[in-house]
RNAcentral holds the sequence, with entries from Rfam. A computed fold for a 126-nucleotide RNA from Aminipila luticellarii, annotated as SAM riboswitch aptamer (S box leader). Its Rfam family is "SAM riboswitch aptamer (S box leader)". Gene Ontology term of the family: regulation of gene expression.
RNA sequence: CCCUUAUCAAGAGCGGCGGAGGGAAUAGGCCCUGCGAUGCCCGGCAACCUGUGUAUUUUGGGUGUAUAUUCAGCCAAAUAUAAAAGGUGCUAAAUCCUACAGAAGUGGUAUUCUGAAAGAUGAGGA
Numbered sequence: 001c002c003c004u005u006a007u008c009a010a011g012a013g014c015g016g017c018g019g020a021g022g023g024a025a026u027a028g029g030c031c032c033u034g035c036g037a038u039g040c041c042c043g044g045c046a047a048c049c050u051g052u053g054u055a056u057u058u059u060g061g062g063u064g065u066a067u068a069u070u071c072a073g074c075c076a077a078a079u080a081u082a083a084a085a086g087g088u089g090c091u092a093a094a095u096c097c098u099a100c101a102g103a104a105g106u107g108g109u110a111u112u113c114u115g116a117a118a119g120a121u122g123a124g125g126a
Base pairs, nucleotide, nucleotide: 002125003124004123005122006121007120008119013042015041016040017039021032022031023030026099027098028097029096043091044090045089048087049086050085052083057078058077059076060075061074063072064071095118100115101114102113103112104111
């Protein structure tokens, strides 16, 4: 770089460094920014992946006892939830909005909805 797949309207600082533009790319719009943005560090948020613990439920297995479909405890799998850890990610605005297609709407615009494309992130693959 390419392919597959899931998610993308929630959440996240009155900190430090730094000192000019930034919001992926093109165009248009709309915003952020010397009251210091973007970026880096720290902090935080989240829970995609890894493995761990706990609890509940279901299923299966085998064990115990006078008996066991029924009770008790054990093991395994699945599911859900919570917490700390690791691999990542994120930390203005819906992925800031639109661009392509379809639908609703209008005299025509406006406007709204759905999908695609593009993009971001994770996991897997070539």